Predicted 3D model of a 75-nucleotide RNA (transfer RNA) from Methanomethylovorans hollandica DSM 15978. Its Rfam family is "tRNA". It is annotated as a transfer RNA. The sequence is in RNAcentral, with records from ENA, GtRNAdb and Rfam.

[in-house]
RNA sequence: GGUCCCGUGGCUUAGCCAGGAUAUAGCAUCGGGCUUCUAACCCGAGGGUCGGGGGUUCGAAUCCCUCCGGGAUCG
Numbered sequence: 001g002g003u004c005c006c007g008u009g010g011c012u013u014a015g016c017c018a019g020g021a022u023a024u025a026g027c028a029u030c031g032g033g034c035u036u037c038u039a040a041c042c043c044g045a046g047g048g049u050c051g052g053g054g055g056u057u058c059g060a061a062u063c064c065c066u067c068c069g070g071g072a073u074c075g
Base pairs, nucleotide, nucleotide: 001074002073003072004071005070006069007068010027011026012025020058029045030044031043032042033041051067052066053065054064055063
């Protein structure tokens, strides 16, 4: 340098192919319950506007372009 894949809460992850209105769940964190206390268990809460920018569209996490980062492979 060529080709391909990936990027979504602190971490992991669903949703993406086939656009639809308030973006999902688990772990972690915080609060409460239970317990003599802790753990476990139960209830609740906060936290992301989807890697950046641009475009298409009434509407974009999703489609297109470009850039950035990571990975695989070829030379």